The prediction has a mean pLDDT of 83. This is a predicted structure of a 1493-nucleotide RNA (small-subunit ribosomal RNA) from a Planctomycetota bacterium. Rfam family: Bacterial small subunit ribosomal RNA. Its family is annotated with ribosome and structural constituent of ribosome in the Gene Ontology. The sequence was found in a public genome assembly. Taxonomically the source falls in Planctomycetota (Bacteria, Pseudomonadati).
[in-house]
RNA sequence: CAAUUGAAGAGUUUGAUCCUGGCUCAGAUUGAACGCUGGCGGCAUGGCUAAAACAUGCAAGUCGAACGAGAACCAGGCUUCGGCCUGGGGACAGUGGCGAAAGGGCGAGGAAUACGAUCGAACGUGCCCCAAGGUGGGGGAUAGCGUCGGGAAACUGACGGGAAUACCCCAUGUGCUCUUCGGAGGAAAGGUUUACCGCCUCGGGAGCGGCGAUCGUCCUAUCAGGUUGUUGGUGAGGUAAAGGCUCACCAAGCCGAAGACGGGUAGCGGGUGUGAGAGCAUGACCCGCCGCAUCGGGACUGAGACACUGCCCGGACUCCUACGGGAGGCUGCAGUAACGAAUAUUCCGCAAUGGGCGAAAGCCUGACGGAGCAAUGCCGCGUGUGGGAUGAAGCAUCUACGAUGUGUAAACCACUGUCAGGGACUAGGAACAAUGACCAGUCCCAAAGGAAGGGCCGGCUAAUUCAGUGCCAGCAGCCGCGGUAAUACUGAAGGCCCAAGCGUUAAUCGGAAUCACUGGGCUUAAAGGGUGCGCAGGCGGAUUCGCAGGCAUCUCGUGAAAUCCCACGGCUCAACCGUGGAACUGCGGGGUGAACCGCGAGUCUUGAGGCAAGUAGGGGUCAGUAGAACCAUGGGUGGAACGGUGAAAUGUGUAGAUAUCCAUGGGAACGCCAAUGGCGAAGGCAGCUGACUGGGCUUGUCCUGACGCUCAGGCACGAAAGCGUGGGGAGCGAACGGGAUUAGAUACCCCGGUAGUCCACGCCGUAAACGAUGUGUACUAGAUCGAGGUGGUGUUCACGCCUUCUCGGUCGAAGAAAAAUCGUUAAGUACACCGCCUGGGGAGUACGGUCGCAAGGCUAAAACUCAAAGGAAUUGACGGGGGCUCACACAAGCGGUGGAGCAUGUUGCUUAAUUCGAGGCAACGCGAAGAACCUUACCUGGUCUUGACAUGCAUGGAUUAACCUUUGGAAACUUAGGCCACGCCCUUUGGGUGGAACAUGCACAGGUGCUGCAUGGCUGUCGUCAGCUCGUGCUGUGAAGUGUCGGGUUAAGUCCCUUAACGAGCGCAACCCCUAUCGCUAGUUACUAACGCGUUAUGGCGAGGACUCUAGCGAGACUGCCGGUGUCAAACCGGAGGAAGGUGGGGAUGACGUCAAGUCCUCAUGGCCCUUAUGACCAGGGAUGCAAACGUGCUACAAUGGCAUGGACAGAGCGACGCAAUACCGCGAGGUGGAGCAAAUCGCAAAAACCAUGCCCCAGUUCGGAUUGCAGGCUGCAACUCGCCUGCAUGAAGCCGGAAUCGCUAGUAAUCGUGGAUCAGCUACGCCACGGUGAAUACGUUCCUGAGCCUUGUACACACCGCCCGUCACGUCAUGGAAGCCGGGAGCGCCCGAAGUCACAUCGUUUCAGGUGUGCCUACGGCGAGAUCGGUGACUGGGACGAAGUCGUAACAAGGUAGCCGUAGGAGAACCUGCGGCUGGAUCACCUCCUUU
Repeated sequence: CAAUUGAAGAGUUUGAUCCUGGCUCAGAUUGAACGCUGGCGGCAUGGCUAAAACAUGCAAGUCGAACGAGAACCAGGCUUCGGCCUGGGGACAGUGGCGAAAGGGCGAGGAAUACGAUCGAACGUGCCCCAAGGUGGGGGAUAGCGUCGGGAAACUGACGGGAAUACCCCAUGUGCUCUUCGGAGGAAAGGUUUACCGCCUCGGGAGCGGCGAUCGUCCUAUCAGGUUGUUGGUGAGGUAAAGGCUCACCAAGCCGAAGACGGGUAGCGGGUGUGAGAGCAUGACCCGCCGCAUCGGGACUGAGACACUGCCCGGACUCCUACGGGAGGCUGCAGUAACGAAUAUUCCGCAAUGGGCGAAAGCCUGACGGAGCAAUGCCGCGUGUGGGAUGAAGCAUCUACGAUGUGUAAACCACUGUCAGGGACUAGGAACAAUGACCAGUCCCAAAGGAAGGGCCGGCUAAUUCAGUGCCAGCAGCCGCGGUAAUACUGAAGGCCCAAGCGUUAAUCGGAAUCACUGGGCUUAAAGGGUGCGCAGGCGGAUUCGCAGGCAUCUCGUGAAAUCCCACGGCUCAACCGUGGAACUGCGGGGUGAACCGCGAGUCUUGAGGCAAGUAGGGGUCAGUAGAACCAUGGGUGGAACGGUGAAAUGUGUAGAUAUCCAUGGGAACGCCAAUGGCGAAGGCAGCUGACUGGGCUUGUCCUGACGCUCAGGCACGAAAGCGUGGGGAGCGAACGGGAUUAGAUACCCCGGUAGUCCACGCCGUAAACGAUGUGUACUAGAUCGAGGUGGUGUUCACGCCUUCUCGGUCGAAGAAAAAUCGUUAAGUACACCGCCUGGGGAGUACGGUCGCAAGGCUAAAACUCAAAGGAAUUGACGGGGGCUCACACAAGCGGUGGAGCAUGUUGCUUAAUUCGAGGCAACGCGAAGAACCUUACCUGGUCUUGACAUGCAUGGAUUAACCUUUGGAAACUUAGGCCACGCCCUUUGGGUGGAACAUGCACAGGUGCUGCAUGGCUGUCGUCAGCUCGUGCUGUGAAGUGUCGGGUUAAGUCCCUUAACGAGCGCAACCCCUAUCGCUAGUUACUAACGCGUUAUGGCGAGGACUCUAGCGAGACUGCCGGUGUCAAACCGGAGGAAGGUGGGGAUGACGUCAAGUCCUCAUGGCCCUUAUGACCAGGGAUGCAAACGUGCUACAAUGGCAUGGACAGAGCGACGCAAUACCGCGAGGUGGAGCAAAUCGCAAAAACCAUGCCCCAGUUCGGAUUGCAGGCUGCAACUCGCCUGCAUGAAGCCGGAAUCGCUAGUAAUCGUGGAUCAGCUACGCCACGGUGAAUACGUUCCUGAGCCUUGUACACACCGCCCGUCACGUCAUGGAAGCCGGGAGCGCCCGAAGUCACAUCGUUUCAGGUGUGCCUACGGCGAGAUCGGUGACUGGGACGAAGUCGUAACAAGGUAGCCGUAGGAGAACCUGCGGCUGGAUCACCUCCUUU
C1' cells in the first nucleotide's frame, strides 16, 4: 500500500406469433464410484454401507528420593561341600502415592438436562502460582511373606510373624466452620543427604468444571388441546451449589393457534460448496462443544466418573470347563470376515512435538513423527528441440488414371539432457553435548533412447466426409435420428476439445425472478373466499408536551484458533506453509439525539357516528283481497270429428268430444305499465290494500370527538335440485308407459304421466353463487345518456339553462396490459388488511378427521405418467354460419344417355399366357393416329453366350461378308460347294505392312426388370377462374396487416371515386393467327364483263385485269358521336351512322400455386437388381378367351318416315411404295387397262340432307337390321384361332326406355354428308378436320353443384376424408378397499422384583469397619386391554400407458337437439331428461346506447 470489480443465456407447445408455463442443457463442486488409458514428483485425502461380529499383536503406566521383603548375579567370611552368614545388587510381585475422568475413536441416541451468541449467581477445584501460619506426642492393624488347606480353573480359607508418606488417637491452632455471641468444633508425613522435595490449615490467583436466563436452531394441524409433582406457596430432606431435585401439607394452577401435546427426521457450531448478492444445500478431513463405549440398570473410589481397555446386577452373543463353575467386549492402531458401487500396512520410530510418572537418569506413549498402498483430489514437470518437400509410401476422398487431405508429419541431418536408470559423496530437518525412523542435497555416466490417451463432431455446442445397415441393429441430456442416397446407428479417414488423464453415473448450488426479503402473480393463462357481521391480529386523522422501547450515532466488552480476503515472506515455481493485518455483516453494557414509529397525558374536527327536515324504491315479514287464463264438475246448444306433426301415429270422441253459453269449485302465477329502470350485502325481489320493519340519498352543519379500516378462527344469511314431518295438487313435469323417427334410438318430436314444483316447520350449504374482477381510502382529461335529490337563473309557473351530491350505463386522454381490452364503477397511480396460485394428468380423487337423516359437503395427498397442458391474437382451411357475385349451376327450352341389338374400353372370371400402365370429377372409343406374322413387352417349345446393337485393347491368320447353289430343320440355326477381291512401300517371281472384316480372349454390351414416394422433361386438374405477389412507407412487441378494404362498375384486382398509402411485377385486356367489309398491288393452273375466234355444248382459244377468287399490303370499331341515368367519375341503357357496336365471332395464349395427381413402357436419369439370363434369336399360341357388371358410342324403334326414279348446291384435304380418268368385263365388291397428274392444271370425287314425282297407310310393317347359311372379291408369305368388302337368302331384340343422369345460349343445338392421319389390309360406328340445312328458350338467382370476395365461429393446420369422447376386449405398471395373517416402536394398568443408594431394625467389634433382616424406588421379565405405524392378502375399485381390436358419435362449425355449471333421476357407452343459473352461444329482427356529420 491493500483487504466490497459484481449479475450473459439457449433448446423445446404453434403453419407462424406474442405470452404464461413446465422440462432439458451449457458452469462450479465432491471423502466419490464405474469404463478406457496410465511416465515422474510435491502437498493433502482414503469404511459415507452393518453403533453388525471379531482371531492375533500392540494402544497406561510410573515412582526404591514413601514402605517391608527380596530371586539371578558379584565380593568377603565360614563350611560337614549339601550349603550358611555378611555386604553389594536389585528382577518379579506386594503395600503406598500420582496418573488412569487426559490423549485416541465413533455419531447410535437426542428437537432440548444439546448446540450457538450474549448475559448471570447460589458453587467446586488435584497438579500450577502468590501470601500467612504450622509440621509436637502416641497407638493398633494389614498385604507381601511363611505354614497348612479347598478348587479343573478363575480364585480362595485358616493360623503365624511383620513395614510405611497406609490407618487411628491426644495436643496446639494464625486463620477456618458453627453460634443463643457465652462459647463450641477442628490438622499434619516424612524422604534423600545439605540442597531441596514433600505434608497440614487458611486466604487469593490462573485455568478447568457444575448451574441458571434471553434469543436463535428441520418437517408435519390428515397431531388441537396438554398436564397431577402437574403450577405455585410453607416447612423439611438432599446437593459442591439455586431449584418439585425429593417429601409432607395448602392452594388450583401452569402450557397452548407467535403452534402446546403428539408423530417423523437429525449430533450442534466454527466452517464447507454454490451464488453478483440475499439466499440455498451441507457439517468428510482440521478446531470447539455434546453424546456414546455389546444392550439395560446401579452405585463405589476420587479434586474430578456414575468411568472405552474399573466394579456389581440382569439380558443377548462368543469362548473355556473335570458340568460343580468361570472368562470376554477393537465406535483405539493395524488386521479378519461380512455388508456393499466403494475406501489402505497385522510397517518403522519415540529422532522431532506433546502427554503420564519420577529430584533426575529414565520408563511408557498405534497421541504423534514417518514410510507403504490408491491418478481419490489439488499443484508442478516430462514424453524432446531446430532444420527437413521427392510434398515418399500407406490410408481416405473426389469433378477419378491425376488431383486433394493426413503433412514438416515421417524418413534424413544437427543438438539438448528435465524425469526415470547406474555410480560416488553428505548441507539441512538437531533449537542440544549425545541422538535421524524417514526425508532431503551435490557431482559424474549413458542414451531420443523408457514415457499419450479419452471423449466428441444434427441443433443447443467447438469440430464432416465415405462405406455398411434399412423403423432392423442401434443412438438419445432435451428436441429427436433409423422405413435404400443417415454429417444423429456401426466402422474408417479427417477434424474439434481436454490431457496423465478423459468420459459416464450419483449428489449439491447455479442458471430458476420456477416460493419472488432483495425479486412474482390472481378479468380470459394456475389463482378473489357465494355474501355479510365481527373477537384476536395487522394498519390507522390533525396538534402540544413528556418518556426513550424501536430508530440513529459515538464508545467499551465480546464475536476462540484455523478457514475466506489483503500484504509480505519460506519451500527452484505452484499447490502447501509462516508472520502481520483486514474481516467475522452478530450480541451485550454505557453516553448522546428526539424528526419518525411506539407509549403516557392533553387539545381539535376534516375520518366515523348522532340529531332534525325531506325524499325514491318489485328491500323484508305477516294478513286480506281482485281480474284474466287454465282444469274439473253440473246444465244448455250442436252433431263428427278433434288433437298433434316435417309427415304421421298413439290419444280424445255417437256412453256426444272439439266448438259455444251459463253456473259452481280448485290451485298456481301476476299481462299491459316495463326500461342498459328501481331496491338489496349477496342469494334475490313484481297484481292490489293494510300492519310491522331494515337500509340508502339530499339539505342543515346542531352534537360526540378518532369512536376508524381490514379481518385468520367464529357467527349469520345463502338460487335450484334434494331430504324429513304434515298439508295441498290447476298447469308443468325427472322417472315410467305408449306412438313415431332411425341401421339401432334406452334421445331429440308427439300422447299420457309419478315424485317434484306450492304452503308450514326443520335440514342441506352447493352453482358459469360471474363483472369469471375481495374490501376500504386517496389521487389521475373529458364527452354523453338514464334514475333520485339540492341550489341558482327564469318577474311567478310550465318547459329550458347552469351548478352540486348520490346511483346506474356507453365512448374515450394519459397510463396499464401477452393481447383481447380496462380506462374516476380501473385491469391506471399508491397505501392498509384478508383470501388464493406455483406444469398437465392422476384428482378436488384415496386415506384420516369433521359436519349431515341421507344424498353428500369441507379439509386434502402420494405412487405412477407425459413434454407438454394453456391464454390472446394471426394467416389459412372448413361449417348441415351469414352477406354479395358469377358459371348451361339451376330454372326456361332442344336433343340425348339409362331399356334393345351391335361396336369399343374397363372390372370380374377363366387361362400356360390372357403383357403393362391409367382408377371420383381429372381411369374406362384412355397410352393405342391401325395386335393375323411383325408390332409384343406375355406364355409354351427350340436355340445363343463378348452376345441382336456400341467402343476399345491384345493375339491370330488370310480371307471373311455379300451373292449363287445346297444338307438337316417348324424356324432360328446349320452343312457343303462356287464366286470375287483392298490401300501403302520395296517392286523381279514375290515379300513386308496396315485397316475394315473374321476368330479367340479381356474390358464391356443388353434389360418395356424395380422404385413417378429419389428425379429431369412433358402432361392433366382447379381454370381462361381473377386472382397471386413485391419495393418503399405506415400500423402492430410480433406472426402479420395496409396496399388488394369500402362505395359504384366490369367478362375481368376492368376502370372510377374515397382512402396511410404510393408505385410496381406475374396474370386480365391488347399485341399474334383465322374469319366477316372495303381499298391498293399482282394475275397462273383460278376468273370471264367488254372485244374477237371456235364448238351441238363447255373460259375451249386469242385476249383482258373489270368481277369472283387467290395472297400480300393496308383501311375499318375507338363507347369516337347523340340522348338519358350516374358522384360534373368510371360506367350502363337507348339511338344514329356502319359490313361489323360495345371483348364482332373463333383460335393460340393457362399467373402464384394445389393434388408426394400421371408417366422410369416415348425420351433422359440416381440408386438397386439380372449377366450361359430378368439379355438375344426363332416357331406357334395369347393380348380378340365369357356366367356377369359398368362407361363411351353407332343403328333403330319409323310417315317431319322408308323405298324408287329424276334433278341441284359445298368446303377442306390427300396423291409417286401414290391418286388414277375415259373405255371394257362383272348384279356387285371388284377386275382389265393406264390418258393425265409431284398437282388452284390431273385424279380421289358420287357430296348428302334437299327439290320434284310415284309407291307404302300405322303393321313388328316396303320400319329395324342383329344373327346365320351359301356364293364371291381384295390385301397380304399367310385371313383357322383373328381382317375388310360384295351378292343372294335368313329377318332377332326393339313400338321412345325405371331410379337416375349428360350436352347445348346462335350459324350454337339438332341434322346431313365430305376429307385426313395411322395404314399392305383392316375390326373407324373411334379421333381430328370440313362445309350444307338450321332452331327453341333464358321470368329469374329461392334451391342443387362448383367458384370468387367480404364477414363470423373453430378444440382443424396431414387443414372436416380434420379433430375427438366413453364403455367393452387384450397386455404392462403403480395404487385404494378388503375377511384375515405377520411384525415394529411408544404409552397405560397389574404381577414379579436382581444389583444398589437411602431409611429402619438387629447382631458384632476396644473403636472404626462389617454381617443379617425389613421397607421405598427400580432394570430385566410376565399378563391384559386398547391406540398407532408398516408388511402381506383370496377378491375387488378406479387410474396410467400401450402403430393399425369392438360399439356407437357425446364435444369442437348453429358439430347437425347451442354448450357449460350445480343438483336429481335414468341409461351398453359416450350420455339423455327435469329444475334453476351462466355466455365462455351462431344466426336473423327489433329496442336502447355510443361515435361522426